[in-house]
RNA sequence: AUCUUAUCAAGAGUGGCGGAGGGACUGGCCCUGUGAAGCCCAGCAACCUAUUUAUUGGUUCAUUUACCAAUUUAGUGGUGCUAAUUCCUGCAGCUUUUUUAGCUGGUAGAUGAGAG
Numbered sequence: 001a002u003c004u005u006a007u008c009a010a011g012a013g014u015g016g017c018g019g020a021g022g023g024a025c026u027g028g029c030c031c032u033g034u035g036a037a038g039c040c041c042a043g044c045a046a047c048c049u050a051u052u053u054a055u056u057g058g059u060u061c062a063u064u065u066a067c068c069a070a071u072u073u074a075g076u077g078g079u080g081c082u083a084a085u086u087c088c089u090g091c092a093g094c095u096u097u098u099u100u101a102g103c104u105g106g107u108a109g110a111u112g113a114g115a116g
Stems, first nucleotide, its partner, number of pairs: 002115007013041001015040003021031003025090001027088002042082003047078002051074001054071006086108001091105005
């Protein structure tokens, strides 16, 4: 590279360095010298992980305890993320007389975990 699976409507900077691009791609529409990318710091979140709070259920036991599962609290380590719903949109279907608009699913993409 590829495959499987879960999530993608919430959350998070008036910081330092830096110095012109950025929002994956298409078409749009935007952000940006009132400072883009990138790096650092800070923060958010809870996918994995170590532990942890509480509730419920189950197993064992005479009882306490212990163990297991689900949900939940915290957030150690590994990622990830910190304009706009994944910014909207690409394909198909439905509602709408049409335009426009809305809805559903898919494709593509991103991230985690696993496979190989």
Model confidence (mean pLDDT): 80 of 100. The RNA shown here (SAM riboswitch aptamer (S box leader)) has 116 nucleotides and comes from Clostridium uliginosum. The source organism's lineage runs through Bacteria, Bacillota, Clostridia, Clostridiaceae and Clostridium. Its Rfam family is "SAM riboswitch aptamer (S box leader)". Rfam links the family to the GO term regulation of gene expression. The model forms 90% of the base pairs in the Rfam consensus. RNAcentral holds the sequence, with entries from Rfam.